[in-house]
This record gives sequence, C1' cells and structure tokens, in this order.
RNA sequence: CCAACCGACACGGGGUGCCCCGCACGGGGCUGAGAUCACACCCGUCGAACCUGAACCAGUUAGCACUGGCGGAGGGAUGUCAUCGAUGCCAAUG
Repeated sequence: CCAACCGACACGGGGUGCCCCGCACGGGGCUGAGAUCACACCCGUCGAACCUGAACCAGUUAGCACUGGCGGAGGGAUGUCAUCGAUGCCAAUG
C1' cells in the first nucleotide's frame, strides 16, 4: 500500500423442457449443471437457483434452447462452527 474472502456441518429452496417414431408404453434425437429420482445437479438474503407477469414482445431455431427487451419489475429458501478483518476492554510481558 492492497484485500475481506474462502470453508465445514446441519437444515432448507428449486427445475425436469423441446422434436420425431400416429397416441400411450417404450425408444431415438436437441439444448443444458441438471430433462422425474439421483443418497445427482443448481441455489439459500452479498439471494437472475427458481416462480409470477407469460400461451408476453423482437430476432433466431426443426422445435425447445439461445440473444435482446420486459427488468435490478414483483416474489423467493439460513443457522451454527471455523477462518479472516476492524474496534473496545482486561491481564501479562517488553
């Protein structure tokens, strides 16, 4: 001079879409961290995980996805310990 992070445990929140095989079952394909079951994945207020508006608008795609808008709009699930930093007090020592 710069920085205030990172972690463990427990608990909790959440999504599971689109296309094709005429439908269901079952199967194949696409995107994705995850595509209904896995002791998975994502997220937990420092909250764009996810939901609502929304069967939304524009572009784009086979379609979903994606990009931009809506929009930092409205909602949304946390405690303990450890670690770190700051400050105060006490004691000891120098």
This is a predicted structure of a 94-nucleotide RNA (TPP riboswitch aptamer (THI element)) from Streptomyces hygroscopicus.
NCBI's taxonomy places the organism under Bacteria, Bacillati, Actinomycetota, Kitasatosporales, Streptomyces.
Rfam family: TPP riboswitch aptamer (THI element). Gene Ontology term of the family: thiamine pyrophosphate binding.
RNAcentral holds the sequence, with entries from Ribocentre.